[in-house]
Context: one part of a larger RNA
RNA sequence: UGACGGGGGCCCGCACAAGCGGUGGAGCAUGUGGUUUAAUUCGAUGCAACGCGAAGAACCUUACCUGCCCUUGACAUCCUCGGAACCUCGCAGAGAUGCGGGGGUGCCUUCGGGAGCCGAGUGACAGGUGCUGCAUGGCUGUCGUCAGCUCGUGUCGUGAGAUGUUGGGUUAAGUCCCGUAACGAGCGCAACCCUUGUCCUUAGUUGCCAGCGGUUCGGCCGGGAACUCUAAGGAGACUGCCGGUGACAAACCGGAGGAAGGUGGGGAUGACGUCAAGUCAUCAUGGCCCUUAUGGGCAGGGCUACACACGUGCUACAAUGACCGGUACAAAGGGCUGCGAACUCGCAAGGGGAAGCUAAUCCCCAAAAACCGGCCGUAGUUCGGAUCGGAGUCUGCAACUCGACUCCGUGAAGUCGGAAUCGCUAGUAAUCGCGGAUCAGCACGCCGCGGUGAAUACGUUCCCGGGCCUUGUACA
Numbered sequence: 001u002g003a004c005g006g007g008g009g010c011c012c013g014c015a016c017a018a019g020c021g022g023u024g025g026a027g028c029a030u031g032u033g034g035u036u037u038a039a040u041u042c043g044a045u046g047c048a049a050c051g052c053g054a055a056g057a058a059c060c061u062u063a064c065c066u067g068c069c070c071u072u073g074a075c076a077u078c079c080u081c082g083g084a085a086c087c088u089c090g091c092a093g094a095g096a097u098g099c100g101g102g103g104g105u106g107c108c109u110u111c112g113g114g115a116g117c118c119g120a121g122u123g124a125c126a127g128g129u130g131c132u133g134c135a136u137g138g139c140u141g142u143c144g145u146c147a148g149c150u151c152g153u154g155u156c157g158u159g160a161g162a163u164g165u166u167g168g169g170u171u172a173a174g175u176c177c178c179g180u181a182a183c184g185a186g187c188g189c190a191a192c193c194c195u196u197g198u199c200c201u202u203a204g205u206u207g208c209c210a211g212c213g214g215u216u217c218g219g220c221c222g223g224g225a226a227c228u229c230u231a232a233g234g235a236g237a238c239u240g241c242c243g244g245u246g247a248c249a250a251a252c253c254g255g256a257g258g259a260a261g262g263u264g265g266g267g268a269u270g271a272c273g274u275c276a277a278g279u280c281a282u283c284a285u286g287g288c289c290c291u292u293a294u295g296g297g298c299a300g301g302g303c304u305a306c307a308c309a310c311g312u313g314c315u316a317c318a319a320u321g322a323c324c325g326g327u328a329c330a331a332a333g334g335g336c337u338g339c340g341a342a343c344u345c346g347c348a349a350g351g352g353g354a355a356g357c358u359a360a361u362c363c364c365c366a367a368a369a370a371c372c373g374g375c376c377g378u379a380g381u382u383c384g385g386a387u388c389g390g391a392g393u394c395u396g397c398a399a400c401u402c403g404a405c406u407c408c409g410u411g412a413a414g415u416c417g418g419a420a421u422c423g424c425u426a427g428u429a430a431u432c433g434c435g436g437a438u439c440a441g442c443a444c445g446c447c448g449c450g451g452u453g454a455a456u457a458c459g460u461u462c463c464c465g466g467g468c469c470u471u472g473u474a475c476a
Stems, first nucleotide, its partner, number of pairs: 001476002003473003007470007015460002019424005026315008034306002042053002064301007073125001077124002079121005086103007107114002127290002130288003136284002138279003141275001143273001148187006154163003167178003193267004198235007208224002212222003238261001241255005317417001321376001323374004333364003338357002343352003383414001388409007430452007
């Protein structure tokens, strides 16, 4: 100087408390451990691994296993020789591949040849998701959006170092004020950026419809530019104003005006550093290793196994509910080898059909919970839907291992969950549906969107994490 303390003081955070909903029990989905296996590829492992890399494992992917094959190689550069490239057929084979047949003769040219592509050969070389993240770059997680981390000059100290950065107030903040052997400065904080909330201006189609006219009642038509909206520019909030407290300060408390008030809400933004944290399997890269194989091709299998254990979720255990009928109201997205309307067939998944749309125009598109009416009457039930049998649909070369969905039948566990444990402070929790990426197909995951919409916070003694000062130390 740090680090640590079941030392002290001050102060924060859904840290506790106050509340609401869960997890832990059940079934299923998914990841992991373990076990099994020819293989169940590899990585991630307290917080900060475990719906994680994987924003899509039937083949492919694929890195694993078994079998069958190749050896200048699937890919790059150079050399020699031959042939245009290319298209196509037959046979064998699981295919890779092997053997054979046919078509085809292009471009430039100084007629020697050349460019490009294909085949054969030779060696230099290629190749490796092989090892080392404790050799590395880059990127990322975490403490933590915590308020800290430092420097120049000066001063003090033999020196390590201290001071500044401590102190009195204050703040979300090393934020600001005052004091002060310090005076300044940098990286952080804040602001500048995006979005949302109010208003104005500009603009008016594909969007809008107040008033006027028409109407087949549909902004449909004429028209309108007000309103909504769209998207570009601007205004607005600054403790600016008033009162009080305070040290005449910074600031705090209350009030006015205002759509909004003291950082208005949300996002992006992550200081010096810590964990030899993670990644050699995104990529790059040192070293080491393989070289008729640890490289390459193919078929099939595996990554989907199953006595178990754990994490994360979904669906429930019902009446604030299930079912049936009727009837409203979104936002944000996506769409051309795409989205696909009307109509029609089918109980349905879906099929037929083809209008329109390169999309404020057309389509996906039905929002669901809610509301109105009916029924069920506390029952393992008209709750719950696992499991299994049968019949189908769709995608795809192909759904046996191993897809999703539909219909009929079957109807399991489950009556609110031990110890323990998680999230959330407001348009939040809870609850309801919708969209998108990936994607042929496949979503209970992920990333977004809107609808309905709470309860509680006395307080900081205690648990956890953190900041500042101080104290002890046999630790560095």
Small-subunit ribosomal RNA, 3' major domain from a Gammaproteobacteria bacterium, 476 nucleotides, folded computationally. It matches the Rfam family "Bacterial small subunit ribosomal RNA". Its family is annotated with structural constituent of ribosome and ribosome in the Gene Ontology. RNAcentral holds the full RNA, with entries from ENA.